Context: one part of a larger RNA
Molecule: large-subunit ribosomal RNA, domain VI
Organism: metagenome
RNA sequence: CGUAGGAAGUUUGAGAGGAUCUGAUUUUAGUACGAGAGGACCGAAUUGGACCAACCUCUGGUGUACCGGUUGUAGUGCCAACUGCACUGCCGGGUAGCUAUGUUGGGACGGGAUAAGCGCUGAAAGCAUCUAAGCGCGAAACCCACCUCGAGAUGAGACUUCCAUUAAGGGACGUCAGAGAUGAUGACGUUGAUAGGCUGUAGGUGUAAAGACAGUAAUGUCAAAGCUGAGCAGUACUAAUUACCCA
Numbered sequence: 001c002g003u004a005g006g007a008a009g010u011u012u013g014a015g016a017g018g019a020u021c022u023g024a025u026u027u028u029a030g031u032a033c034g035a036g037a038g039g040a041c042c043g044a045a046u047u048g049g050a051c052c053a054a055c056c057u058c059u060g061g062u063g064u065a066c067c068g069g070u071u072g073u074a075g076u077g078c079c080a081a082c083u084g085c086a087c088u089g090c091c092g093g094g095u096a097g098c099u100a101u102g103u104u105g106g107g108a109c110g111g112g113a114u115a116a117g118c119g120c121u122g123a124a125a126g127c128a129u130c131u132a133a134g135c136g137c138g139a140a141a142c143c144c145a146c147c148u149c150g151a152g153a154u155g156a157g158a159c160u161u162c163c164a165u166u167a168a169g170g171g172a173c174g175u176c177a178g179a180g181a182u183g184a185u186g187a188c189g190u191u192g193a194u195a196g197g198c199u200g201u202a203g204g205u206g207u208a209a210a211g212a213c214a215g216u217a218a219u220g221u222c223a224a225a226g227c228u229g230a231g232c233a234g235u236a237c238u239a240a241u242u243a244c245c246c247a
Base pairs, nucleotide, nucleotide: 001152005163006162007161008160009159010158011157015149016148017147018146021049022048023047024046025045026044027043033038051106052105053104054103055102059100060099061098062097066093067092068091069090070089071086072085073084074083075082076081110144111143112142117137118136119135120134169246170245171244173189174188175187176186177185194239195238196237197235198234199233200232201231203228204227205226211222212221213220214219
């Protein structure tokens, strides 16, 4: 821009893409078959491999948020306590998020029409013949079925609702994240929990400083402490004001 008024929501499905894999074991059954040796079809169940998708409860990784230990050096006048720099100084852990080697799921069942093939009925050709007329069975292939996209399908579809111009609706602006390069998408804007803060807390670290007590002291106890908390709740304290633009 189009879809001959403008919108919001829900859809149909022309068409397109994805997937389509396979082993072993048990059982049927040491059965059918076979002199024996050996040894099934069909069917049922279990468990794997590779591949694909989603997710983070578990097992781990990362985790320059966080907590702790510690070396050298410099500073805060000194002790103590802290802070800077040294690859995040080094080391031990680790929430959220992200993640695989972790977890869960998938290829199923079934239908249609068939291929090779196997048949029924059956003439031409008194017989025979699956074929000439007619009718059936039959495969991971084909068409459905499963998952995703999909009306620019210009053949532009359908349904429901709203508005009739100070309109419905949208944008811009602001606070943001299950979204994200930017657009976009999604949540919220005081009739408010959208983000920050505050309060509490799952979790992390591992028992802070100061003081008191015990001990000659190292150290221990008060102390599951203190700090943190990207997660989860609560709470309008702060910021989402008023105005604006399109239609």